Transfer RNA from a Patescibacteria group bacterium, 73 nucleotides, folded computationally.
[in-house]
RNA sequence: CGGGCUGUAGCUCAGUAGGUAGAGCGCAUGGCUGGGGGUCAUGAGGCCGCAGGUUCGAGCCCUGUCAGCCCGA
Numbered sequence: 001c002g003g004g005c006u007g008u009a010g011c012u013c014a015g016u017a018g019g020u021a022g023a024g025c026g027c028a029u030g031g032c033u034g035g036g037g038g039u040c041a042u043g044a045g046g047c048c049g050c051a052g053g054u055u056c057g058a059g060c061c062c063u064g065u066c067a068g069c070c071c072g073a
Stems, first nucleotide, its partner, number of pairs: 001072007010025004019056001027043006049065005
């Protein structure tokens, strides 16, 4: 310098014919239990690495850019 993959909730990840963002674990509150543990219920928490573009509408398409990993030179 060129190419590829990944970047979504605290963590691990899902979400592809573009249509108002999910799961598990963790966390908070409450129930069961004498307490712990365990289990059940409810809830908080992200606008999707960043910046633009296309579109009525983008996590999902396009461009640029940043970070990590890999391949090539």
Annotation:
Its Rfam family is "tRNA". By type it is a transfer RNA.